[in-house]
């Protein structure tokens, strides 16, 4: 070498998702590739394939490695769009402080600054006004417990005489009320007053020295703050597009490998 009969192997393979993990149903993608039965509150396995029956094919076009290509998911990452939240940061709005850049006002008819007085402000003491309250003055003011005078009446005595004393009249105290011009004390939400004295600070004037800036209303700058807006920003979610970005990897392509028996 060749021919016959078997064996292993094949007879689809890949994502993503579940899942401790795997394979499988169900989704996507490749592209054609035996057949029942069975699977998502899911079937089945703990290690190479889904489990249970049957088929065909078989050592190469067909079955196993490795390389290349790459549809396709997946992740990520940039960029836009969209509806959410946040208020830290840029912007924007309010307020406050702050400078004096602008504009505006003031000031050579003299700023700001120094000095010096005086006010305002305290205490006192005069004077003046107000008010109380005194003395002052008037007027009233006692059945009886105040005077005076005491008619009648009364006591006392033999008489001359004596005595007490109502009422009247006349005064009086205390109290009442007036009036309180002048005098006295006292006292304040008293003064276009007066003397004397204290006076930190700030205002406000006068006087002098001096000789050029001063104010900060408004714009800007700077700075601080707000349950403030929410465009940019920043978080997180969908959806679009992109990438010499990571991985996984179908079909395809290229290399290589692969068994046992007989019999010529």
């Nucleotide at each position: 070498c060749c021919g016959u009969g078997c064996u292993a192997g094949g007879c689809g393979g890949g994502g993503a998702g579940a899942u401790a993990g795997c394979g499988g149903u169900g989704c996507c993608c490749u592209g054609u590739a035996c057949c029942c039965g069975c699977a998502a509150u899911c079937c089945g396995c703990u290690g190479u394939a889904g489990c249970g029956g049957g088929g065909c094919u078989g050592a190469a076009c067909u079955c196993c490695c490795u390389c290349c290509c790459g549809a396709g998911g997946u992740c990520c990452g940039a960029c836009c769009c969209u509806g959410u939240g946040g208020g830290a940061c840029u912007g924007c709005c309010c307020g406050g402080g702050u400078c004096a850049c602008g504009u505006g006002g003031u000031g050579u008819g003299g700023a700001u600054g120094g000095u010096u007085g005086g006010g305002u402000c305290c205490c006192a003491c005069g004077c003046g006004g107000c008010g109380a309250g005194g003395a002052g003055c008037c007027g009233u003011g006692a059945a009886c417990c105040c005077g005076g005078u005491c008619a009648g009446g009364u006591c006392c005595g033999g008489a001359a005489g004596g005595a007490a004393g109502c009422a009247g009249c006349c005064g009086u105290a205390a109290g009442c009320g007036g009036u309180g011009a002048c005098c006295c004390u006292c006292g304040g939400g008293u003064g276009a007053c007066g003397u004397g004295g204290g006076g930190a600070a700030g205002c406000c004037u006068g006087g002098c020295c001096g000789g050029a800036g001063c104010c900060a209303a408004c714009g800007a700058g700077c700075u601080c703050g707000g349950c403030g807006c929410a465009a940019g920003c920043c978080g997180g979610a969908g959806g679009g597009c992109c990438g010499c970005g990571a991985u996984c990897g179908a079909c395809g392509g290229a290399g290589g490998g692969u068994g046992c028996a007989c019999g010529g």
Molecule: Bacterial large signal recognition particle RNA
Organism: bacterium HR26